[in-house]
RNA sequence: GUUCCCGUAGCUCAGCCGGAUAGAGCGACAGUUUGCGGAACUGUAGGUCAGAGGUUCGAAUCCUCUCGGGAACG
Numbered sequence: 001g002u003u004c005c006c007g008u009a010g011c012u013c014a015g016c017c018g019g020a021u022a023g024a025g026c027g028a029c030a031g032u033u034u035g036c037g038g039a040a041c042u043g044u045a046g047g048u049c050a051g052a053g054g055u056u057c058g059a060a061u062c063c064u065c066u067c068g069g070g071a072a073c074g
Stems, first nucleotide, its partner, number of pairs: 001073007010026004019057001028044005050066005
């Protein structure tokens, strides 16, 4: 340099055949329970879906560019 893959919650990831209010597990916080803690159960908060632009009635999802990470080839 060329090609390909990945980027979604604090962490690990699903959703990517365009459509419902963007989800799960772990973690955090609160409550129940307990003599206290842990475990268990219940609940709450936490996301401008890497950034910008485009297509569309509608984009996490499609297209283009940029940024970051990885791989292959030269």
The RNA shown here (transfer RNA) has 74 nucleotides and comes from a Patescibacteria group bacterium.
Rfam family: tRNA. Rfam classes the family as a transfer RNA. Rfam links the family to the GO term triplet codon-amino acid adaptor activity.
The coordinates come from a structure-prediction model, not an experiment, and the mean pLDDT is 80.